[in-house]
RNA sequence: AUGAUUGUACGAGGAGAGAACGCAAAUGCGUCGCCGAAGGAGCAAAUGACAGAAGUUAUGAAUCUCUCAGGCAAAAAGACUCGUACAGGACG
Numbered sequence: 001a002u003g004a005u006u007g008u009a010c011g012a013g014g015a016g017a018g019a020a021c022g023c024a025a026a027u028g029c030g031u032c033g034c035c036g037a038a039g040g041a042g043c044a045a046a047u048g049a050c051a052g053a054a055g056u057u058a059u060g061a062a063u064c065u066c067u068c069a070g071g072c073a074a075a076a077a078g079a080c081u082c083g084u085a086c087a088g089g090a091c092g
Base pairs, nucleotide, nucleotide: 006087007086008085009084010083011082012081013080018032020031021030022029023028033072034071035070039068040066041065042064046059047058048057049056050055
């Protein structure tokens, strides 16, 4: 200070996929199918280290990939977006 990135709270919006089957009557257990947008894991460029080189290794993003977790009527949850309030104080 016409207060950035960001954080918290509240409000609005917010996708996908089984009201699957069996035991059973505990929202429990088992079987098969599926989804990605809580969380988690993987890595490209790039950078660092080692090596004469080839190369090796470490760090390394996402709504990409995986599907551990979670989810597959509605409700709830929900990345993300917007608004309000508060905190904070970057560039100038």
Predicted 3D model of a 92-nucleotide RNA (Glycine riboswitch aptamer) from Planococcus sp. ISL-110. The coordinates come from a structure-prediction model, not an experiment, and the mean pLDDT is 79. Taxonomically the source falls in Planococcus (Bacteria, Bacillota, Caryophanales, Caryophanaceae). It was read from a public genome assembly, where an Rfam model found it. Of the family's consensus pairs, 91% are formed in the model. It matches the Rfam family "Glycine riboswitch aptamer". Rfam links the family to the GO term glycine biosynthetic process.